Context: one part of a larger RNA
RNA sequence: GGCGUACGGUGAAUGUCUUGGCGCCAGAAGCCGACGAAGGACGCGGAAGGCUGCGAUAAGCCUCGGGUAGCUGUCAAACAAGCCUUGACCCGGGGAUCUCCGAAUCGGGAAACCGACCACCCUUAACCGGAUGGUAUCCGGCACUGAAUACAUAGGUGUCGGAAGGCAACGCGGGGAACUGAAACAUCUCAGUACCCGUAGGAACAGAAAGAAAACCCUCGACUUCCUCAGUAGCGGCGAGCGAAAGGGAAUCAGCCCAAACCUCUCGUGCUUGCACGAGGGGGGUUGCGGGAAGCGUUCAGGGCCCAGCCCGGAGAGUUACAAAAGCCAACCUAGCCAAAGUGGUCUGGAAAGUCCCACCAUAGCGGGUGAAAGUCCCGUAGGCGAAAGGCGAAGCUCUCUCUGGAACGUUCUCCCAAGUAGCACGGAGCUCGUGGAACUCCGUGUGAAUCCGGGUGGACCAUCACCCAAGGCUAAGUACUAUCUGGCGACCGAUAGCGUAAUAGUAGCGCGAGCGAAAGAUGAAAAGCACCCUUGUUAAGGGAGUGAAAUAGCACCUGAAACCGUAUGCCU
Numbered sequence: 001g002g003c004g005u006a007c008g009g010u011g012a013a014u015g016u017c018u019u020g021g022c023g024c025c026a027g028a029a030g031c032c033g034a035c036g037a038a039g040g041a042c043g044c045g046g047a048a049g050g051c052u053g054c055g056a057u058a059a060g061c062c063u064c065g066g067g068u069a070g071c072u073g074u075c076a077a078a079c080a081a082g083c084c085u086u087g088a089c090c091c092g093g094g095g096a097u098c099u100c101c102g103a104a105u106c107g108g109g110a111a112a113c114c115g116a117c118c119a120c121c122c123u124u125a126a127c128c129g130g131a132u133g134g135u136a137u138c139c140g141g142c143a144c145u146g147a148a149u150a151c152a153u154a155g156g157u158g159u160c161g162g163a164a165g166g167c168a169a170c171g172c173g174g175g176g177a178a179c180u181g182a183a184a185c186a187u188c189u190c191a192g193u194a195c196c197c198g199u200a201g202g203a204a205c206a207g208a209a210a211g212a213a214a215a216c217c218c219u220c221g222a223c224u225u226c227c228u229c230a231g232u233a234g235c236g237g238c239g240a241g242c243g244a245a246a247g248g249g250a251a252u253c254a255g256c257c258c259a260a261a262c263c264u265c266u267c268g269u270g271c272u273u274g275c276a277c278g279a280g281g282g283g284g285g286u287u288g289c290g291g292g293a294a295g296c297g298u299u300c301a302g303g304g305c306c307c308a309g310c311c312c313g314g315a316g317a318g319u320u321a322c323a324a325a326a327g328c329c330a331a332c333c334u335a336g337c338c339a340a341a342g343u344g345g346u347c348u349g350g351a352a353a354g355u356c357c358c359a360c361c362a363u364a365g366c367g368g369g370u371g372a373a374a375g376u377c378c379c380g381u382a383g384g385c386g387a388a389a390g391g392c393g394a395a396g397c398u399c400u401c402u403c404u405g406g407a408a409c410g411u412u413c414u415c416c417c418a419a420g421u422a423g424c425a426c427g428g429a430g431c432u433c434g435u436g437g438a439a440c441u442c443c444g445u446g447u448g449a450a451u452c453c454g455g456g457u458g459g460a461c462c463a464u465c466a467c468c469c470a471a472g473g474c475u476a477a478g479u480a481c482u483a484u485c486u487g488g489c490g491a492c493c494g495a496u497a498g499c500g501u502a503a504u505a506g507u508a509g510c511g512c513g514a515g516c517g518a519a520a521g522a523u524g525a526a527a528a529g530c531a532c533c534c535u536u537g538u539u540a541a542g543g544g545a546g547u548g549a550a551a552u553a554g555c556a557c558c559u560g561a562a563a564c565c566g567u568a569u570g571c572c573u
Base pairs, nucleotide, nucleotide: 001572002571003570004569005568006567007566008565009564015558016522017521020493021492022490023489024488025487026486027485028484029482030481031166032165039101040100041099042055043054044053046079049075050074051073061095062094063093064092065091066090070083071082072081106115107114108113116135117134118133119132121130122129137163138162139161140160141159142158143157144156145155170201171199172198173197174196175195181188185237211220212219224251225250226249227248228247234242235241255474256473257472262283263282264281265280266279267278268277269276270275271274288452290417291416292415293414294412295411296410297409298408299407300406302312303311304310305309313404314403315402316401317400318399326398327397328396332391333390334389336385337384338383342358343374344357345356347354359376360375361365367379368378369377423447424446425445426444427443428442429441430440433459454469455468456467457466458465509516510515529557532544533543534542535541
């Protein structure tokens, strides 16, 4: 020195555990903000560093409920001083206070600071100082005022109302890539994706056919979502690849209002003074077996009264569209409460919930805890009960509205039925459709109709036939999502895993900055956390003693692998 054996040190793997995560489901809720938000700064404790809570009324104040014998949050034990059965602490509803910054809004500003003005009050001899409230901008309404410029208008002033800013995903709209794929690459693809911007709602969008379809047979009937149709029809340097719809089956279902014609009222203008035009209000009217207006014709008509109308009765509808407001109220949500049956014996053990023996409950043998493994020890569980206050609010009632008279039907020479629109040309875009034979839908530029004997569509175009009425608007449900709250579940993780964070975690630290971003869990059943003695280089470390089942469980603490380092010893060199 090597190889082995025994015993250690170091080291942290492994095992076991879980306060924390991850995912999914269901329900609730789906906003907060000038009444100053979200997020912060600085403060507030007997002593007070972090966290939590709170705001100069500062770990809190008032009140109403619940609930109990203890309490003064936590890391974090003790001390001091107190509170409390006249009900504290705690939990829930409501209220008060709520510094400064922040949309930040009196002005400024290098956020948490500086400096003003007005009204009123306090103080002062006065100045100074102090308290309270107000003073930003834009938009809209109203009032006053008011230029060039006569009326006026612009502008100004005041007042009232609104907006602004934040927010996880989901929605709609305006813009809009590239890597990549095509085994290169340019059309194409990735993809209308990522990203940027605007903006809304609890959902949004869409939505009551100028639809879909079919071809001489005539069907369906708003929108949305899912399954299918179907990787089909198609599109495509016919490459890569992209990729429907009708129809069928489900979910849920709901339909409406205007413009115009016509009648009428008010105001204005014009004049020929009772007409025209314009604006506004009311009635009327809303459709594609075309509808409506106006005129005409036919038929019909609850009651009462002082008969342009009112009252009584009848019928119908309603607060998400179709007109609109409110009240009462069940249930539910926001604290809680009751809840059965062994602390029976034996054995082991430090400890019984384990073993053996004997009982009991069960609408409760889900789960967790307790010194090991408990239906009957504790918390719970099944099953029941509960709200002063706030919230939500079904059905119903109160309530509100409509009709009950002009309604129904028929008819027609007349009138109306959404215009810089439809269509067309050119340039684009969207559709499965890449310009193609390219319809359809939507933009830009130009041109530019018709009013039912009208107009659009059915994939160039024409005819026949069929379907449907654009150029105004509203509309619940079914659908999407989850920052937040509650409950449940998991062939999800178990501390290099699972969120970056089981801990002072978006902390420490790094960066000028945008930003990047850790490590770190476990004594024991209980601190019973080693009194006392000894050594000593004296807050270390060790040896005794003591606690404990265990101290090779001693706070550098469960288990304690390996590398690595020793001590002793055997063999080899």
The part of an RNA shown here (large-subunit ribosomal RNA, domain I) has 573 nucleotides and comes from a sediment metagenome. Rfam family: Bacterial large subunit ribosomal RNA. Its family is annotated with ribosome and structural constituent of ribosome in the Gene Ontology.